The RNA shown here (FMN riboswitch aptamer (RFN element)) has 116 nucleotides.

[in-house]
RNA sequence: CUUGAUCUUUGGGGCGGAGUGAAAUUCUCCACCGGCAGUAUAGUCUGCGAAGCCUUUCGGCCCGAACGGGUGCAAUUCCCGUACCGACGGUAUAGUCCGGAUGAGAAAAGAGACAU
Numbered sequence: 001c002u003u004g005a006u007c008u009u010u011g012g013g014g015c016g017g018a019g020u021g022a023a024a025u026u027c028u029c030c031a032c033c034g035g036c037a038g039u040a041u042a043g044u045c046u047g048c049g050a051a052g053c054c055u056u057u058c059g060g061c062c063c064g065a066a067c068g069g070g071u072g073c074a075a076u077u078c079c080c081g082u083a084c085c086g087a088c089g090g091u092a093u094a095g096u097c098c099g100g101a102u103g104a105g106a107a108a109a110g111a112g113a114c115a116u
Base pairs, nucleotide, nucleotide: 003115004114006111007110008109009108010107016030017029018028019027031096032095033086034085035048036047037046038045043084044083052061053060054059066082067081068080069079070078088099089098090097
C1' cells in the first nucleotide's frame, strides 16, 4: 500500500387555498413531494431497499407510473411541452394526517485488530 472479518455514525420528502357536507389535510378544483446504486445528472430505464404474502433467520414470491420535440459523440437522465404513479391498519374514501416505527433498511462516510 492492497484486500476484508469487525465496529461507529449517517441513512424519505410532501395538504397551502377554495368548494360541498353534521363530519373530509381522505371527496371535487387548484397546489405540493420523490430512498439507494448504475448509466450524460432518472419518482416513470436497469438493479436494489422498503411495504405486502409464504414455513417470516436465510431464502422465495410479489413489486406502481412517460411519451413527443430539441441539443449533443453520448441523455427514456439535461432543456421545452404535455402526461402519469405512489404498501398496510385507522378515520367521510389518504402518496402528503395518525399508527406499526425511538423499528427495519438498500447504501454512504469513517475507523480498523490480525493476516497477506
Of the family's consensus pairs, 100% are formed in the model. The prediction has a mean pLDDT of 81.